The part of an RNA shown here (large-subunit ribosomal RNA, domain I) has 507 nucleotides and comes from Puribacter membranae. Rfam family: Bacterial large subunit ribosomal RNA. Rfam links the family to the GO terms ribosome and structural constituent of ribosome. RNAcentral holds the full RNA, with entries from ENA.

Context: one part of a larger RNA
This record gives sequence, C1' cells and structure tokens, in this order.
RNA sequence: UGCAUGUGGUGGAUGCCUUGGCGAUUACAGGCGAUGAAAGACGUGAAAGCCUGCGAAAAGCUGCGGGGAGGUGGCAAAUGACCUUUGAUCCGCAGAUAUCUGAAUGGGGAAACCCGGCCCGCAAGGGUCACUGCUGACUGAAUACAUAGGUCAGUGGAGCGAACCUGGAGAACUGAAACAUCUAAGUACCCAGAGGAAAAGAAAUCAACCGAGAUUCCCAAAGUAGUGGCGAGCGAAAUGGGAACAGCCGUGAUGUGAUAAUAAUUGCGUUAGUAGAAUGGAAUGGAAAGUCCAGCUAUAGAGGGUGAUAGCCCCGUAUACGAAAACCCAAUUAUGGUACUAAGCAUCAGACAAGUAGGGCGGGACACGUGAAAUCCUGUCUGAAGAUGGGGGGACCAUCCUCCAAGGCUAAAUACUCGUAAUCGACCGAUAGUGAACCAGUACCGUGAGGGAAAGGCGAAAAGAACCCCGGGAGGGGAGUGAAAUAGAUCCUGAAACCGCAUGCAU
Repeated sequence: UGCAUGUGGUGGAUGCCUUGGCGAUUACAGGCGAUGAAAGACGUGAAAGCCUGCGAAAAGCUGCGGGGAGGUGGCAAAUGACCUUUGAUCCGCAGAUAUCUGAAUGGGGAAACCCGGCCCGCAAGGGUCACUGCUGACUGAAUACAUAGGUCAGUGGAGCGAACCUGGAGAACUGAAACAUCUAAGUACCCAGAGGAAAAGAAAUCAACCGAGAUUCCCAAAGUAGUGGCGAGCGAAAUGGGAACAGCCGUGAUGUGAUAAUAAUUGCGUUAGUAGAAUGGAAUGGAAAGUCCAGCUAUAGAGGGUGAUAGCCCCGUAUACGAAAACCCAAUUAUGGUACUAAGCAUCAGACAAGUAGGGCGGGACACGUGAAAUCCUGUCUGAAGAUGGGGGGACCAUCCUCCAAGGCUAAAUACUCGUAAUCGACCGAUAGUGAACCAGUACCGUGAGGGAAAGGCGAAAAGAACCCCGGGAGGGGAGUGAAAUAGAUCCUGAAACCGCAUGCAU
C1' cells in the first nucleotide's frame, strides 16, 4: 500500500409521520370606502425582542346573551402582582374608543412629517376649512332687461378589490417548413364602466308556398355548406333535441281600482350553544386500545385523541332541542298617499320615430380575404317614401311570402371565486405538494422595475442528565432518568460516496 472481516466517524438517502399544500362538491356570500377603506407607520404588556390582538379609553372598555372553574394570547418557562361561584378567563350580538399615513380632502410634502386660518373654551382641548356633478336660493359685470361670474345650503362622486362581463384602443413572436395577402388574434397588454352576475332580448327575425314565433346556454346538424397566396388555415346557419321560460312601456281625455314604502307581530334560517347510548377481568408488556374470557349498545360501528390497533376512556357522531341582540326571507295586520322621477284596468281619440332608410367614395363587422356579395356599422358627399307606404327573402327584376327600422325596459336558464361553512380524493408527503408545513414574498440580490431561497421529526411524559472525575473551555468518563441514551438536545430510522481503528493475508 492492496484485499478481506469486524468496528467506528462523516453524511443525510430510505422508511414511517404530518401541522402545509393541491384538486373537487354543496350551500352561502359576492363587495369595502369621506360615518375615512384596502394597505401600512408608530405605539400599546410588570418585564428586552418578534408574532398575534388592540389604539393615548391601546393583549383592551360598556351593555345584552351563552358558559361554568379556573384565568392574566403565542414563541416561553420561571418570577411577581392581580382577577374569579357577588360568575372571572372564554364564545356570540350590539355599542364606545379608534394616534399618524394612505382616495387623504385646510396648505405643503422626500407617505407615516412640516406649517396654518376661523369658531368654542380660563386652560387642557374640541370642531371646521380640498376638488367636483346635480338641485335650490341669494347676489351679480362689460350692458337696460339679462347672462357670465360669485356666495350659501342640500344631496352625490372620488379610492381599493381574485376572477367573471361590456365597451374603447390594440401588437409581435409564431404558422404558412422562406415571405408580403393570410395566420397567430380581435389573443396578450392598456384604458373606461358596471353587476352579483354582465351582455342580449320580445322580429322592419327565420323559413319556403309547409310553417315557426324574444333572448341566453348545452347537445347534434358538422369539421358539413362555404371561405382561403382555393396555401397554411378559417369555418357557419336553417333545422332537431334539451336547460330555462315572461312579457311590456311611451300621447291625450274620461271612468274605476289600488301599489311602493314604513312599523308591529308571527314563522323558517344565520350569527354563541345544550342534552346525547353502551365494559369489566386475566396474562404479556414500559404502557393495552392488541390476545384470551365473559358482557353491553347502535336512528350513534363518520372521524380524531389517549403510553401498540378502543362502538362502550375522552372529544365527538345519529338524533332531539336552543337566542336577550343583530341580520335574511316569508306571511298577516296597521299606517300611508293620489304630487312627482315610475306605477294597474276599461273605453274613446290619436300617434306610430328624417339629415333617418337608401345611394357614391373609403374602411370595418358578418364563417364569407371585393368576390356575382346580399346583410350590419359608418369617416365623407348626398338623400326618400310616409301604411294606397316601407324593409327582407345572398347581385338584380317580377310574382309570392313575411315582417314594421330609425325610442326604451325586462327575471330565469349562463360565466367566475378574493372569501365563509361543511364534506370528499385509486392527489402530494418535506429536492414532493403553493415560492412559502418552519415568524416567507422573509433573508439575500438589484439604482430600479424586479428577482427570490434554504430550513420539519428526542421521548408516552423533560422524567432535558442532580452529584463526582479529567479539562481553561469545548468535550468526555462515571452516576442517575427512561422500555430504549449508538433516543442526549448537531437528538426517529440512519443507505452510499468519503475518512479511520483492530485483526488476518499479500507485497
């Protein structure tokens, strides 16, 4: 030095576990905000830090309910001082307080800071002062009436929020095996606005000589008819079957009836909760829930915990019950008003939408790329008829059929999930599953936009090793705890690479 055997170190794979994720289902909720939001800064405890809670009334205050023995949140023990059957801590509902920043709104500003005016008050302190839409009042120029302007009052707006929705604006990579029409795609991104859904919607629609009868969504029709450098590709509709169904308003007159809203009561539900069946023994073992023996219960044998695997030990579960207060929905009763933004029925009269429909030119949307190109929208130039009328039926014309534009409203079926509650999984199990099981959008990186980790496990219980010895300490050896300490805090298991020691053999 090599090989072998044994025994260690290092390391943290594997196995087992799960507090965290992922994906669904059902129900609810679908908003918060000038009564100051979302998000933060700074404070706040007996005691230093962080998290959580809260706000100078500061881990809290008040009231009303629930509950019933301990409590003063967590990391995180110990100490101290307190509270509590005169009902604390805790849970629910309602209220009070709620610094500073932030739409941030008295002015300014490099957010959490600086500087004011006016009113009240002895003071401490309190209140108020941004911009803007609409309505009303007062005032009021050039300029006579007026208008502009000014002032005041009332009532709104502003900002944030995961996706879904409508509208405006709108790429490129890419594909076409290059590329320009085309595609990607009206996608991404940006802007505006709204709602719990939005949008659409009661035929100037389809159809085909038969008829249907608003819209939306799904299945088929169908990858069909078409369209297309007829390339790549794009791609309907009628019709049939389902889901869900709902229709209306406008101008005037006359007549006749009531609605909405508010309050009370009752009832269902939500926001705390209450009751809730049934087991003992023996051996093994550190420990029984496993084994053996003998029982019980089940409208409860879902699940979790307990020193190994528990229907009967604990929490629960089936089931039954429960609200002072707040909210949701429904019903009944009462009040209410004839005015208006808006509202029923009957009759009569009338009305039935003009720079519109259509046309020329240029674009866009329709599955449809200008094509034979109908239909819809309109930048520009034009421009009808008026129910004896007009639009459409894919150039256009006639016949025929069908509908009535140029005003408006409308639930459901449909889309989504920041979130609340419950349940589930031939989903993951710490290099997986969220980036994040752990104080993670943290540490750290970047001027910034932004990028972005690693890191779980002693034991049933700390019983976390008193005391002695070596040592400066770290660490170790005894002793002790424990079932186990090669479970000793770098702590379950503890693979491999890598590094030792002992022995044997070889050189």